[in-house]
Background: This is a predicted structure of a 73-nucleotide RNA (transfer RNA) from Navicula ramosissima. It is recorded under the gene name trnC. The prediction has a mean pLDDT of 82. Rfam family: tRNA. Gene Ontology term of the family: triplet codon-amino acid adaptor activity. Rfam describes the family as follows. Transfer RNA (tRNA) molecules are approximately 80 nucleotides in length. The family's RNA type in Rfam is transfer RNA.

RNA sequence: GGUUAAAUAACAUAACAGGCUAAUGUGUUAGAUUGCAAAUCUUAAAAUACUGGUUCAAGUCCAGUUUUAACUU
Numbered sequence: 001g002g003u004u005a006a007a008u009a010a011c012a013u014a015a016c017a018g019g020c021u022a023a024u025g026u027g028u029u030a031g032a033u034u035g036c037a038a039a040u041c042u043u044a045a046a047a048u049a050c051u052g053g054u055u056c057a058a059g060u061c062c063a064g065u066u067u068u069a070a071c072u073u
Stems, first nucleotide, its partner, number of pairs: 001072007010026004019056001028044001030042003049065005
């Protein structure tokens, strides 16, 4: 240089053929429980890499950019 794949919350993963408020676990906030903690229960906050396009509707499809990984030279 070329080809392919990936990017979703602080972390790890879902979302299936484009369709209602993007889900789960860990972690964090607050509360209950406890003599204090741990564990357990309840509660709250937090995310679609970026820019455009298609569509009534995009995490999902298309194009470009950025980053990462694999293969190849």